[in-house]
RNA sequence: UCGUGCUAGGUGGGGAACUAGCGGUGCCCUGUACCCGCAAUCCGCUACAGCGGGACGGAAUCCCCAAUCGAGGUCCGACCCUGUGGGACUGCCCGGACAAGUGGUGAUGAAGGUCAGGUCUUGCGCGGCGCAGACCCGUGAACCUGGUCAGGUCCGGAAGGAAGCAGCCAUAAGCGGCCACCUGCGGGUGACGCGAGGUUGCCUGGCCGGAGCUAACUAUCUGCGGUAAGCCGGAGGGCCGUGAUCGACAGCGGGUGCGCGA
Repeated sequence: UCGUGCUAGGUGGGGAACUAGCGGUGCCCUGUACCCGCAAUCCGCUACAGCGGGACGGAAUCCCCAAUCGAGGUCCGACCCUGUGGGACUGCCCGGACAAGUGGUGAUGAAGGUCAGGUCUUGCGCGGCGCAGACCCGUGAACCUGGUCAGGUCCGGAAGGAAGCAGCCAUAAGCGGCCACCUGCGGGUGACGCGAGGUUGCCUGGCCGGAGCUAACUAUCUGCGGUAAGCCGGAGGGCCGUGAUCGACAGCGGGUGCGCGA
């Protein structure tokens, strides 16, 4: 060096989660990579950290090591969005106070004082309106209203007398109209008059007084006031980072046996 037979190691690895820890099943990434049994209300182990049984290939593309690259995961942080809770602070809104500034008002007289009137209550008068009554007009009775009573009736010898229906006239209650005047009553009645009461406030005026008054805006203070934009807590999503950590795949460099025969 060649041939041949073996052996170590290999036939997937990783992330999160679970766990005291390790590995597996299940989820995800990588990407192709023996088989069977066990296992999330888990399964198997204990730092040489799946267990049990079988199979293949085998010292190199394949096994081992180092650094590189880096899919992907987890954590942290910044920013944005959307729910949710809070109400200390800032802002905004509302109420109150103050009167420093601005404005308004005031010597054509502020605040305050006093007097009178009004506003308020009550009574009366007058007017107006409404209703009723009265007055006035019309109508209004088979008999039980009146007058006159034809005819007829009754009494009487007669003279004469009596009652009286219809008709006519009149009238009572009633009905209708008018409702100007008169009387009574009433009110969501009055640019009216007179009196009494009340007068805190407000308005008007007279007098006294002699410089303030007001609080609209700004400033300041205040409220077991409101709101929730900023802010604070927590949740979900998005996007980003010379951030932290783990890290598959890949390429690159290096390393690794034992026999037998020629």